[in-house]
Parts: sequence; structure tokens; C1' cells
RNA sequence: ACUGAUAAACGGCAAACCAAUCGAAAGAUUGGGACGCAAAACUAAAGGGCCUGUUAAAUGGCAGCCAGUUACCCAA
Repeated sequence: ACUGAUAAACGGCAAACCAAUCGAAAGAUUGGGACGCAAAACUAAAGGGCCUGUUAAAUGGCAGCCAGUUACCCAA
């Protein structure tokens, strides 16, 4: 430097669901809660895809779908 098969430490995040608030909806935020996650960190104003919405059309959303960017510990 690359890689992440197996294992460990300090720790981290938090699906469904419930409550409150916001929103036309999708969905979001906060609290509770843990199904899982080694990038479940960041990027949706320019890669694809999906959701909502519409006669049609995103200008609304999703990064826990793929993707891109960066990165802690450990070391067969």
C1' cells in the first nucleotide's frame, strides 16, 4: 500500500413498531425500541434505480438498493 476469510478490544449506528411534531403524500425530526450493520459515515444541485404525486411532468423524497467519496481498531 492492498485486502477483509476468521477472531478480539474501545465503542458506534439503529429496521419494524409505538408516541409527539411537520408534510397533500412519499417521507422527515425527536423520544422510546432493536431487525440488523465493518462503513447502516458522507453524497439525492447533475450515475443508475425506487417511492410519492400528476392527464402528463418532480421542482418533493429514499444513502438500511446499487454506486461514488472518505475513514477508526485489528491483522490470518